[in-house]
Molecule: c-di-GMP-I riboswitch aptamer
Organism: Elusimicrobiota bacterium
């Protein structure tokens, strides 16, 4: 260097749940919060999948979400077996 991934170290993210807002729902955003997580980093304005559609739109090759579902492409921390 590549591959790997610990009952190790450093930092880091933050699930449910709650509160305050936003939304027509899905959800989203922010405090508390910690299930977890080696990318729970970026691409990300979704390829597949998976949610909603009581608004707007007019039946769909449509519209609004979810990267903490998978692929995929890129940077990246440490270093026992």
């Nucleotide at each position: 260097u590549c591959a790997c991934g610990a009952u190790a170290a450093u930092a880091g993210c933050a699930a449910a749940g709650u509160c305050g807002g936003c939304g027509a729902a899905a959800g989203c955003c922010g405090g508390c919060g910690g299930c977890g997580c080696a990318a729970a980093g970026c691409c990300a304005g979704a390829g597949a999948c998976c949610c909603g559609c009581u608004a707007a739109g007019u039946g769909a090759c449509g519209c609004g979400g979810g990267g903490g579902u998978c692929a995929g492409g890129u940077u990246g921390c440490c270093g026992a077996a």